About this RNA
This is a predicted complex of two RNAs, RNase P RNA and transfer RNA, with 427 nucleotides together. Rfam match: Bacterial RNase P class A. Rfam describes the family as follows. Ribonuclease P (RNase P) is a ubiquitous endoribonuclease, found in archaea, bacteria and eukarya as well as chloroplasts and mitochondria. Rfam classes the family as a ribozyme. Rfam links the family to the GO terms tRNA processing, dimeric ribonuclease P complex and ribonuclease P activity. Its mean pLDDT, the model's own confidence on a scale to 100, is 79.
[in-house]
RNA sequence: GGAGCAGGCCAGGCGACCGCGGCGCAAGCCGAGGAAAGUCCGGACUCCGCAGGGCAGGACGCUGGGUAACUCCCAGGCGCGGCGACGCGCGGAAAGUGCAACAGAGAGCAGACCGCCGGACCCGCUCACGGGCGGUGACCGGUAAGGGUGAAACGGUGCGGUAAGAGCGCACCGGCGCCGGCGGUGACGCUGGCGGCCAGGCAAACCCCGUCCGGAGCAAGGCCAAGCAGGUGCGCUGAGGUGGCCCGCUCAGCACCAGGUAGGCCGCACGAGGCCGACGGCGACGUCGGUCCCAGACAGAUGGUCGCCGGCCGCGCGAGCGGUCACAGAAUCCGGCUUAUCGGCCUGCUCCCCUC
RNA sequence: UGGGAGGUGGUGAAAUGGCAUCACGUCGUCCUUUGGAGUCGAAGUCGGAGGUUCGAUCCCUCCCCUCCCAG
Numbered sequence: 001g002g003a004g005c006a007g008g009c010c011a012g013g014c015g016a017c018c019g020c021g022g023c024g025c026a027a028g029c030c031g032a033g034g035a036a037a038g039u040c041c042g043g044a045c046u047c048c049g050c051a052g053g054g055c056a057g058g059a060c061g062c063u064g065g066g067u068a069a070c071u072c073c074c075a076g077g078c079g080c081g082g083c084g085a086c087g088c089g090c091g092g093a094a095a096g097u098g099c100a101a102c103a104g105a106g107a108g109c110a111g112a113c114c115g116c117c118g119g120a121c122c123c124g125c126u127c128a129c130g131g132g133c134g135g136u137g138a139c140c141g142g143u144a145a146g147g148g149u150g151a152a153a154c155g156g157u158g159c160g161g162u163a164a165g166a167g168c169g170c171a172c173c174g175g176c177g178c179c180g181g182c183g184g185u186g187a188c189g190c191u192g193g194c195g196g197c198c199a200g201g202c203a204a205a206c207c208c209c210g211u212c213c214g215g216a217g218c219a220a221g222g223c224c225a226a227g228c229a230g231g232u233g234c235g236c237u238g239a240g241g242u243g244g245c246c247c248g249c250u251c252a253g254c255a256c257c258a259g260g261u262a263g264g265c266c267g268c269a270c271g272a273g274g275c276c277g278a279c280g281g282c283g284a285c286g287u288c289g290g291u292c293c294c295a296g297a298c299a300g301a302u303g304g305u306c307g308c309c310g311g312c313c314g315c316g317c318g319a320g321c322g323g324u325c326a327c328a329g330a331a332u333c334c335g336g337c338u339u340a341u342c343g344g345c346c347u348g349c350u351c352c353c354c355u356c
Numbered sequence: 357u358g359g360g361a362g363g364u365g366g367u368g369a370a371a372u373g374g375c376a377u378c379a380c381g382u383c384g385u386c387c388u389u390u391g392g393a394g395u396c397g398a399a400g401u402c403g404g405a406g407g408u409u410c411g412a413u414c415c416c417u418c419c420c421c422u423c424c425c426a427g
Base pairs, nucleotide, nucleotide: 001352002351003350004349005348006347007346008345009344010343012309013308014307015306016305017304018303020031021030022029023028033327037338038337040336041335042334043333044332045217046216047215048214052247053246054245055244057213058212059211060210061209062076063075064074065073066072077090078089079088080087081086091208092207096206097205098202099201113147114146115143116142117141118140119139121137122135123134124133125132126131155173156172157171158170159169160168174198176195177194178193179192180191181190182189183188221266222265223264224263230257231256232255233254234253240250241249273292274291275290276289277288278287279286280285310325311324312323313322314321315320357426358425359424360423361422362421363420366380367379368378369377374410382398383397384396386394403419404418405417406416407415
């Protein structure tokens, strides 16, 4: 200098004037975000009598930790990819059921098209008549070395063995199961022995194993005010609460039609809160101390103008002039995930080239 | 807020792991003096991106859009 990997941060800045929402007697103070978004997970909170049991259903899935909780985060293990920094994935396929188009001989207790080998038949040559050699065609067998098909073909290399071959036998290697030893909390790693020669893929197919999950949602739920007209059916011999079902519990109402209203208050802004520091921890995070108060609407505020400065683009020799500054936007709150996002900045690391 | 259905040529639909199909329409060819009808032929990111699988319209995840139901 070039190419890349990982992590973090900002989200134009300052001032004046006018306007809007909230709090406050007033002066004054506060007033969108990293995603406020999608509503995909997990909780807080509230109600359903306690929040109970079983079936069904759903979610998750290596190990250890963090957390209020999680499908999130951190650290580690194994496998795969990359020269590397690093990234991606993760229970069980020797419980069972199932799936695999086309091609191919054969696709799941597999299989023989070409090939290789043997036998008997036939033909030719030769002969010392016992036989020997060669050939192609069809037949009966053996085989799985080699060719070929496929995404996938029932270990690899070598030696022996054989008519030819084959874990058929053996050695080494790979992989699997069982029994140990050492290290580690553990996943797992290293290692010793034995076994049988080899066990295929898919569970984001059904399923099995383990863990977790009661239902509903701030239009939850509570209080006040205003207004109206009742009727029908079911039920206290069990309706409703209850969400798929059953049990249990509970308790007197429930459903539909007609009629009335469409106002106010609380919930609702001090919280698993922000910032700074110290300590513990590899880290996620935790503990302690200090400091700060930081939107709360209900047709829904958060805007406009001007000045100076900043980034980018265009024009101009130049001074400068003009334009522009992303994605988006609170609605009970919090922790995550995912998605959108102009322009930049910082830190650590890897590989290549050059120079000293 | 909660629940559900769907997205396939221009339009309307089918295929639910194995060659993307049908009807109408459009364009071109033939036929006709010309047009229509008829004949022959052509045109496809299965809403987008990623994953599982040998293989995805179909299975899984995220995103976009449309419609329906309940309060």